[in-house]
Context: one part of a larger RNA
Molecule: large-subunit ribosomal RNA, domain VI
Organism: Rickettsiales endosymbiont of Dermacentor nuttalli
RNA sequence: UGUAGGAAAUUUGAGAGGAUCUGUCCUUAGUACGAGAGGACCGGGAUGGACGUACCUCUAGUGCACCAGUUGUCGCGCCAGCGGCAUAGCUGGGUAGCCAUGUACGGACGGGAUAAUCGCUGAAAGCAUCUAAGCGAGAAACCCACCUCAAAACUAGAUUUCCCAAUUAGAGCCGUGAUAGACCAUCACGUUGAUAGGUUGGGUGUGUAAGCAUGGUAACAUGUUAAGCUAACCAAUACUAAUAGCUCGAUUGA
Numbered sequence: 001u002g003u004a005g006g007a008a009a010u011u012u013g014a015g016a017g018g019a020u021c022u023g024u025c026c027u028u029a030g031u032a033c034g035a036g037a038g039g040a041c042c043g044g045g046a047u048g049g050a051c052g053u054a055c056c057u058c059u060a061g062u063g064c065a066c067c068a069g070u071u072g073u074c075g076c077g078c079c080a081g082c083g084g085c086a087u088a089g090c091u092g093g094g095u096a097g098c099c100a101u102g103u104a105c106g107g108a109c110g111g112g113a114u115a116a117u118c119g120c121u122g123a124a125a126g127c128a129u130c131u132a133a134g135c136g137a138g139a140a141a142c143c144c145a146c147c148u149c150a151a152a153a154c155u156a157g158a159u160u161u162c163c164c165a166a167u168u169a170g171a172g173c174c175g176u177g178a179u180a181g182a183c184c185a186u187c188a189c190g191u192u193g194a195u196a197g198g199u200u201g202g203g204u205g206u207g208u209a210a211g212c213a214u215g216g217u218a219a220c221a222u223g224u225u226a227a228g229c230u231a232a233c234c235a236a237u238a239c240u241a242a243u244a245g246c247u248c249g250a251u252u253g254a
Stems, first nucleotide, its partner, number of pairs: 001152001005163007015149004021049007033038001051106005059100001061098002066093005071086006110144003117137004164253001170248004174190005195241003198237005205229002211224005
């Protein structure tokens, strides 16, 4: 831009893509078969491998805005306590998120038409013959079925609802943001408000803060104290910011 009025929502599926794998064990059954040795078809069940999708409860990893320990040096006048730099100084842990090595799930069942092949009926050719007419069985291949996208499918589809008057239905600008993201877009929200920040409470992590007191010459230990601090997590709460407003948008539809 189109889809012959303008919108919002829900959809059909022409078509396209993905997937399609396989082992072992138990049972049937030591049965059928076989002199024995050996040893099934068919059917039922269990458990794996590789692959794929989703997710983060568990197990691990990362986690340069979390916690702690510690070395050297500089600074805050000194002590104490802190801060800067040294690969994030080094080291030990670790929330959210992201992840695999972790967790869950998947290939199925079934149908159709067939291949090789196996048949029924059956003549030409009084017999025979799966074939010439006719009718069946039959494979991971094919078409469905399963998952995803999909009306620019220009044959541009369908359904429901709303609006048609001095501007409506609706959309955008603008703002707060994340389940989204390079930008845009998408999605949530904009006071009739929990959208983000803050605050409060909780969780999680770290591991018992500082100060003071006691003991010890001291290093340090103990008590106050499972303390103090705590990112991205979960709630509550209008304290702060989403204010105010502006623009576009059918003319009952060639």